[in-house]
Molecule: transfer RNA
Organism: uncultured Lachnospiraceae bacterium
RNA sequence: GCCGAUGUGGCUCAGUUGGUAGAGCAACGCAUUCGUAAUGCGUAAGUCGCCGGUUCGAGUCCGGCCAUCGGCU
Numbered sequence: 001g002c003c004g005a006u007g008u009g010g011c012u013c014a015g016u017u018g019g020u021a022g023a024g025c026a027a028c029g030c031a032u033u034c035g036u037a038a039u040g041c042g043u044a045a046g047u048c049g050c051c052g053g054u055u056c057g058a059g060u061c062c063g064g065c066c067a068u069c070g071g072c073u
Stems, first nucleotide, its partner, number of pairs: 001072007010025004019056001027043005049065005
């Protein structure tokens, strides 16, 4: 230099065909307990890597860039 994959709450990941952004774990609160753990119920936390484009509407489609990983030279 070229090619490909990945980027979504603190962490690991879903999100199929463009139509209200979700789950598990973790955190916090309450209940339960003599107390802790476990369990149950609830709460908060993301403008989806960045910038543009298309569209009535983009996490999703298109272009550029960035980061990580892999391959080729």